The part of an RNA shown here (small-subunit ribosomal RNA, central domain) has 350 nucleotides and comes from a metagenome. RNAcentral holds the full RNA, with entries from SILVA.
Context: one part of a larger RNA
RNA sequence: CUGGGCAUAAAGAGCACGUAGGCGGAGAUGUAAGUCAGGAGUGAAAUCCCCCGGCUCAACCGGGGAACUGCUCUUGAUACUGCGUCUCUUGAGUGCGGGAGGGGAGAGUGGAAUUCCUGGUGGAGCGGUGAAAUGCGUAGAUAUCAGGAGGAACGCCGGUGGCGAAAGCGACUCUCUGGCCCGCUACUGACGCUGAGGUGCGAAAGCUAGGGGAGCGAACGGGAUUAGAUACCCCGGUAGUCCUAGCCCUAAACGAUGGGCACUGAGUAGGGGGGAUUCCGAUGUCCUCCCUGCUGGAGCAAAUGCGUUAAGUGCCCCGCCUGGGGAGUAUGGUCGCAAGGCUGAAACUC
Repeated sequence: CUGGGCAUAAAGAGCACGUAGGCGGAGAUGUAAGUCAGGAGUGAAAUCCCCCGGCUCAACCGGGGAACUGCUCUUGAUACUGCGUCUCUUGAGUGCGGGAGGGGAGAGUGGAAUUCCUGGUGGAGCGGUGAAAUGCGUAGAUAUCAGGAGGAACGCCGGUGGCGAAAGCGACUCUCUGGCCCGCUACUGACGCUGAGGUGCGAAAGCUAGGGGAGCGAACGGGAUUAGAUACCCCGGUAGUCCUAGCCCUAAACGAUGGGCACUGAGUAGGGGGGAUUCCGAUGUCCUCCCUGCUGGAGCAAAUGCGUUAAGUGCCCCGCCUGGGGAGUAUGGUCGCAAGGCUGAAACUC
RNA backbone atom coordinates (compact mmCIF):
# COMPACT_ATOMS: atom_id res chain seq x y z
C1' C A 1 0.00 0.00 0.00
C1' U A 2 -3.86 -3.48 -0.76
C1' G A 3 -7.25 -6.93 1.06
C1' G A 4 -9.92 -6.88 5.66
C1' G A 5 -12.03 -4.76 9.84
C1' C A 6 -13.82 -1.55 14.65
C1' A A 7 -20.32 -4.71 21.05
C1' U A 8 -16.66 -8.47 23.93
C1' A A 9 -10.30 -10.18 19.92
C1' A A 10 -6.34 -4.09 17.84
C1' A A 11 -10.02 -0.38 16.46
C1' G A 12 -16.34 4.62 17.13
C1' A A 13 -13.53 10.72 18.50
C1' G A 14 -17.04 12.15 25.56
C1' C A 15 -20.96 15.14 22.97
C1' A A 16 -22.73 18.78 19.71
C1' C A 17 -22.72 22.96 16.14
C1' G A 18 -20.53 23.99 11.80
C1' U A 19 -16.18 25.78 7.47
C1' A A 20 -13.85 23.51 3.31
C1' G A 21 -14.69 19.02 1.00
C1' G A 22 -17.50 14.45 -0.23
C1' C A 23 -22.45 12.81 -1.33
C1' G A 24 -27.49 14.25 -2.64
C1' G A 25 -35.35 13.95 -4.36
C1' A A 26 -38.99 14.31 -9.03
C1' G A 27 -40.16 16.33 -14.23
C1' A A 28 -38.78 19.23 -18.64
C1' U A 29 -35.21 21.66 -21.62
C1' G A 30 -30.35 23.48 -23.19
C1' U A 31 -25.06 22.37 -23.19
C1' A A 32 -21.73 18.32 -24.18
C1' A A 33 -17.08 19.07 -19.35
C1' G A 34 -16.98 13.79 -17.41
C1' U A 35 -18.66 9.22 -20.20
C1' C A 36 -19.22 6.24 -24.89
C1' A A 37 -18.37 5.34 -30.36
C1' G A 38 -15.86 6.31 -35.27
C1' G A 39 -11.67 8.72 -37.70
C1' A A 40 -6.73 11.16 -37.80
C1' G A 41 -1.98 12.30 -35.56
C1' U A 42 1.40 10.98 -32.01
C1' G A 43 3.06 7.34 -28.46
C1' A A 44 12.04 7.62 -30.51
C1' A A 45 15.23 3.39 -30.10
C1' A A 46 16.19 -0.43 -26.82
C1' U A 47 13.32 -3.60 -23.25
C1' C A 48 8.71 -7.20 -22.56
C1' C A 49 5.56 -10.73 -26.02
C1' C A 50 5.13 -13.67 -30.97
C1' C A 51 7.53 -15.48 -35.60
C1' C A 52 12.03 -16.18 -38.56
C1' G A 53 17.29 -16.19 -38.62
C1' G A 54 23.11 -16.04 -36.85
C1' C A 55 27.13 -17.85 -33.28
C1' U A 56 27.51 -26.45 -32.59
C1' C A 57 23.06 -24.97 -28.07
C1' A A 58 21.98 -21.18 -24.76
C1' A A 59 22.96 -16.53 -22.89
C1' C A 60 23.75 -12.93 -26.54
C1' C A 61 22.86 -10.80 -31.36
C1' G A 62 20.13 -9.57 -36.27
C1' G A 63 15.30 -9.01 -39.00
C1' G A 64 9.89 -8.67 -39.02
C1' G A 65 5.33 -8.17 -36.35
C1' A A 66 2.47 -7.10 -32.25
C1' A A 67 2.24 -4.02 -28.25
C1' C A 68 3.23 0.73 -26.10
C1' U A 69 -3.39 -0.13 -22.16
C1' G A 70 -1.43 7.01 -22.98
C1' C A 71 -2.06 11.97 -24.96
C1' U A 72 -3.93 15.54 -28.61
C1' C A 73 -7.23 16.91 -32.51
C1' U A 74 -11.74 15.94 -35.03
C1' U A 75 -16.87 13.96 -36.22
C1' G A 76 -20.86 12.09 -33.63
C1' A A 77 -24.16 9.85 -29.36
C1' U A 78 -26.89 11.94 -24.80
C1' A A 79 -28.72 6.96 -20.83
C1' C A 80 -25.95 8.34 -16.43
C1' U A 81 -22.83 12.38 -13.79
C1' G A 82 -21.65 17.71 -14.15
C1' C A 83 -23.13 22.83 -15.53
C1' G A 84 -27.30 26.58 -17.01
C1' U A 85 -32.65 27.63 -17.14
C1' C A 86 -37.83 26.50 -15.94
C1' U A 87 -41.15 23.62 -12.99
C1' C A 88 -42.81 20.09 -8.82
C1' U A 89 -43.64 18.38 -3.52
C1' U A 90 -42.70 13.33 -1.20
C1' G A 91 -36.87 15.21 1.72
C1' A A 92 -36.02 19.66 4.81
C1' G A 93 -38.12 23.91 7.00
C1' U A 94 -42.16 27.53 8.36
C1' G A 95 -47.21 28.55 10.10
C1' C A 96 -51.72 27.40 12.93
C1' G A 97 -54.09 24.34 17.02
C1' G A 98 -53.02 21.22 21.08
C1' G A 99 -49.63 18.20 24.62
C1' A A 100 -46.00 15.77 28.19
C1' G A 101 -41.51 16.51 30.80
C1' G A 102 -36.18 16.08 37.55
C1' G A 103 -34.29 20.07 29.87
C1' G A 104 -31.43 24.97 31.14
C1' A A 105 -30.72 29.91 33.98
C1' G A 106 -32.14 33.35 37.94
C1' A A 107 -34.90 34.82 42.36
C1' G A 108 -37.66 33.41 46.52
C1' U A 109 -39.94 29.92 50.00
C1' G A 110 -40.61 25.20 52.98
C1' G A 111 -40.48 20.89 56.19
C1' A A 112 -37.80 16.42 58.23
C1' A A 113 -32.98 15.30 60.07
C1' U A 114 -27.76 16.03 61.83
C1' U A 115 -24.58 19.48 64.54
C1' C A 116 -23.85 23.65 67.73
C1' C A 117 -25.62 27.47 71.42
C1' U A 118 -29.06 29.02 75.62
C1' G A 119 -32.50 27.47 79.32
C1' G A 120 -35.61 23.50 82.05
C1' U A 121 -35.99 18.24 84.02
C1' G A 122 -32.49 14.64 85.64
C1' G A 123 -28.04 12.43 88.15
C1' A A 124 -23.84 8.45 86.15
C1' G A 125 -22.81 6.99 82.83
C1' C A 126 -22.60 7.72 77.32
C1' G A 127 -20.43 6.14 72.96
C1' G A 128 -18.26 2.40 70.15
C1' U A 129 -16.98 -2.97 68.68
C1' G A 130 -16.35 -9.43 66.80
C1' A A 131 -14.56 -8.09 71.63
C1' A A 132 -12.32 -3.70 73.23
C1' A A 133 -9.82 0.76 73.79
C1' U A 134 -8.79 5.76 72.43
C1' G A 135 -12.92 9.57 73.01
C1' C A 136 -17.12 12.34 75.78
C1' G A 137 -19.17 12.97 80.99
C1' U A 138 -20.24 15.35 88.41
C1' A A 139 -16.97 22.15 85.29
C1' G A 140 -23.56 17.70 84.94
C1' A A 141 -22.67 14.38 79.44
C1' U A 142 -26.05 10.59 77.19
C1' A A 143 -31.61 10.81 77.51
C1' U A 144 -35.75 14.37 77.36
C1' C A 145 -38.51 19.27 76.68
C1' A A 146 -38.55 24.42 74.92
C1' G A 147 -36.20 28.34 72.24
C1' G A 148 -32.37 29.91 68.86
C1' A A 149 -28.24 29.65 64.97
C1' G A 150 -26.16 27.68 60.59
C1' G A 151 -24.97 24.74 56.39
C1' A A 152 -25.97 20.92 53.13
C1' A A 153 -29.27 17.45 50.93
C1' C A 154 -34.41 17.20 49.28
C1' G A 155 -37.68 11.05 52.33
C1' C A 156 -42.49 8.92 50.65
C1' C A 157 -44.45 9.73 45.33
C1' G A 158 -40.15 6.99 42.40
C1' G A 159 -41.27 3.31 38.36
C1' U A 160 -36.17 -1.82 33.03
C1' G A 161 -41.05 5.97 34.48
C1' G A 162 -39.73 11.17 32.18
C1' C A 163 -36.31 15.03 29.94
C1' G A 164 -31.58 16.35 27.67
C1' A A 165 -26.60 16.16 22.17
C1' A A 166 -23.56 14.17 25.77
C1' A A 167 -21.80 15.34 30.58
C1' G A 168 -26.22 15.13 33.30
C1' C A 169 -31.20 16.60 35.63
C1' G A 170 -35.44 14.93 41.48
C1' A A 171 -38.84 19.63 47.70
C1' C A 172 -42.25 23.91 46.30
C1' U A 173 -43.50 28.78 43.78
C1' C A 174 -42.52 32.68 40.30
C1' U A 175 -39.72 34.99 36.11
C1' C A 176 -36.72 34.17 31.65
C1' U A 177 -35.54 30.27 28.12
C1' G A 178 -34.06 25.61 24.66
C1' G A 179 -35.63 21.18 22.47
C1' C A 180 -39.35 17.36 21.44
C1' C A 181 -44.28 14.97 20.23
C1' C A 182 -49.31 14.88 18.02
C1' G A 183 -53.10 17.03 14.76
C1' C A 184 -54.33 20.41 10.36
C1' U A 185 -52.12 20.13 5.68
C1' A A 186 -52.05 26.68 4.91
C1' C A 187 -46.85 28.40 3.18
C1' U A 188 -41.38 28.07 1.19
C1' G A 189 -39.65 24.91 -2.82
C1' A A 190 -34.15 20.56 -2.27
C1' C A 191 -33.22 25.28 1.32
C1' G A 192 -30.66 18.32 2.45
C1' C A 193 -26.95 14.44 4.89
C1' U A 194 -22.09 14.13 6.71
C1' G A 195 -18.30 16.94 8.32
C1' A A 196 -10.91 17.32 7.77
C1' G A 197 -9.55 21.85 10.32
C1' G A 198 -12.40 25.12 13.73
C1' U A 199 -15.79 26.56 17.73
C1' G A 200 -18.76 25.50 21.99
C1' C A 201 -20.42 22.16 25.94
C1' G A 202 -18.14 18.59 28.92
C1' A A 203 -18.99 13.91 35.78
C1' A A 204 -15.55 13.64 39.61
C1' A A 205 -10.97 15.11 41.27
C1' G A 206 -7.61 19.26 40.90
C1' C A 207 -6.02 24.78 40.45
C1' U A 208 -6.56 30.67 41.30
C1' A A 209 -9.23 34.63 44.06
C1' G A 210 -13.08 35.82 47.49
C1' G A 211 -16.92 33.88 50.60
C1' G A 212 -19.08 29.70 53.37
C1' G A 213 -18.37 25.43 56.44
C1' A A 214 -23.74 21.61 59.47
C1' G A 215 -22.73 16.62 58.08
C1' C A 216 -19.21 13.73 55.61
C1' G A 217 -14.19 13.40 55.05
C1' A A 218 -8.20 12.24 51.30
C1' A A 219 -3.90 13.82 54.35
C1' C A 220 -2.77 13.60 59.44
C1' G A 221 -3.13 12.09 64.98
C1' G A 222 -4.81 8.45 68.30
C1' G A 223 -7.22 3.41 69.73
C1' A A 224 -7.56 -1.60 68.18
C1' U A 225 -6.31 -5.96 64.98
C1' U A 226 -1.80 -8.32 63.43
C1' A A 227 4.30 -11.61 63.04
C1' G A 228 4.04 -6.59 61.02
C1' A A 229 -0.74 -3.34 59.61
C1' U A 230 2.13 3.05 56.60
C1' A A 231 -4.85 -1.04 55.68
C1' C A 232 -9.70 -3.16 56.53
C1' C A 233 -12.78 -1.71 62.29
C1' C A 234 -13.16 2.51 66.08
C1' C A 235 -12.43 7.90 68.15
C1' G A 236 -10.97 12.56 66.22
C1' G A 237 -9.87 15.52 61.89
C1' U A 238 -7.44 19.55 57.63
C1' A A 239 -7.97 20.31 52.50
C1' G A 240 -12.20 19.24 49.89
C1' U A 241 -17.33 18.60 49.39
C1' C A 242 -21.23 24.21 49.04
C1' C A 243 -21.57 29.55 46.64
C1' U A 244 -19.48 33.52 43.07
C1' A A 245 -15.91 34.51 39.12
C1' G A 246 -12.06 32.21 36.21
C1' C A 247 -9.10 27.83 34.76
C1' C A 248 -8.44 22.48 33.98
C1' C A 249 -10.74 18.98 29.63
C1' U A 250 -9.96 13.78 31.80
C1' A A 251 -13.16 8.80 32.73
C1' A A 252 -15.19 1.52 32.43
C1' A A 253 -17.17 10.06 29.35
C1' C A 254 -20.21 2.44 28.28
C1' G A 255 -25.11 0.46 24.71
C1' A A 256 -17.37 -0.75 25.68
C1' U A 257 -22.06 -0.35 19.50
C1' G A 258 -20.25 7.38 15.10
C1' G A 259 -24.16 10.17 12.29
C1' G A 260 -28.09 10.15 8.41
C1' C A 261 -31.69 7.76 5.07
C1' A A 262 -34.34 3.47 3.12
C1' C A 263 -35.95 -1.63 3.35
C1' U A 264 -37.00 -6.49 6.17
C1' G A 265 -41.96 -11.80 9.77
C1' A A 266 -44.14 -11.81 15.02
C1' G A 267 -45.62 -11.55 20.49
C1' U A 268 -45.80 -8.60 24.94
C1' A A 269 -45.24 -4.36 28.54
C1' G A 270 -44.63 0.94 29.96
C1' G A 271 -44.77 6.49 28.71
C1' G A 272 -46.79 10.98 25.47
C1' G A 273 -50.48 12.41 21.65
C1' G A 274 -54.53 11.81 17.81
C1' G A 275 -58.83 9.18 15.78
C1' A A 276 -62.99 5.57 15.61
C1' U A 277 -66.75 2.95 18.41
C1' U A 278 -73.36 3.61 22.08
C1' C A 279 -76.61 10.46 21.94
C1' C A 280 -72.70 12.71 25.69
C1' G A 281 -68.87 11.56 29.46
C1' A A 282 -65.95 7.77 32.04
C1' U A 283 -64.22 3.04 30.90
C1' G A 284 -63.33 -0.94 27.65
C1' U A 285 -62.11 -2.37 22.62
C1' C A 286 -59.92 -1.18 17.86
C1' C A 287 -56.76 1.93 14.50
C1' U A 288 -52.62 5.33 14.13
C1' C A 289 -47.87 8.52 15.16
C1' C A 290 -43.59 9.24 18.55
C1' C A 291 -40.53 7.43 22.71
C1' U A 292 -38.74 3.45 26.21
C1' G A 293 -38.14 -2.07 27.75
C1' C A 294 -38.53 -7.50 27.31
C1' U A 295 -39.01 -12.28 24.36
C1' G A 296 -37.92 -14.14 19.98
C1' G A 297 -38.13 -15.26 13.43
C1' A A 298 -35.22 -14.90 9.05
C1' G A 299 -30.55 -13.18 8.50
C1' C A 300 -25.89 -12.14 10.72
C1' A A 301 -22.00 -13.83 14.20
C1' A A 302 -15.90 -17.39 16.20
C1' A A 303 -19.16 -17.86 19.98
C1' U A 304 -21.72 -15.06 23.68
C1' G A 305 -25.42 -13.00 21.41
C1' C A 306 -27.87 -8.99 18.03
C1' G A 307 -32.56 -9.33 16.02
C1' U A 308 -37.69 -2.67 12.89
C1' U A 309 -33.98 0.96 19.16
C1' A A 310 -29.82 -4.71 14.30
C1' A A 311 -24.59 -6.56 15.57
C1' G A 312 -29.91 -8.01 9.30
C1' U A 313 -30.01 -5.83 3.89
C1' G A 314 -28.13 -1.43 1.13
C1' C A 315 -26.34 3.76 0.09
C1' C A 316 -23.60 8.48 1.78
C1' C A 317 -20.00 10.99 4.97
C1' C A 318 -16.58 11.22 9.14
C1' G A 319 -13.34 8.91 12.99
C1' C A 320 -10.30 4.79 14.07
C1' C A 321 -7.26 -0.36 13.81
C1' U A 322 -2.71 -3.21 11.54
C1' G A 323 1.27 -8.66 16.85
C1' G A 324 2.67 -8.41 22.62
C1' G A 325 6.08 -5.63 25.67
C1' G A 326 8.95 -1.15 25.46
C1' A A 327 4.65 3.10 25.88
C1' G A 328 0.43 6.54 25.87
C1' U A 329 6.90 6.45 27.55
C1' A A 330 11.01 9.69 25.07
C1' U A 331 11.54 13.73 21.87
C1' G A 332 9.68 17.99 19.21
C1' G A 333 5.36 20.99 18.83
C1' U A 334 1.15 23.07 21.16
C1' C A 335 -2.32 24.22 25.28
C1' G A 336 -2.26 25.00 30.85
C1' C A 337 -0.96 29.06 36.82
C1' A A 338 0.23 24.20 38.10
C1' A A 339 -1.24 19.28 38.11
C1' G A 340 -1.00 17.85 33.55
C1' G A 341 -3.72 17.48 28.55
C1' C A 342 -3.46 16.85 23.09
C1' U A 343 -0.23 15.11 19.24
C1' G A 344 3.20 10.84 19.67
C1' A A 345 8.01 7.44 18.09
C1' A A 346 12.49 4.30 18.12
C1' A A 347 16.31 1.15 19.87
C1' C A 348 15.83 -3.33 22.23
C1' U A 349 13.02 -7.75 23.30
C1' C A 350 9.32 -12.03 22.86
Its mean pLDDT, the model's own confidence on a scale to 100, is 90.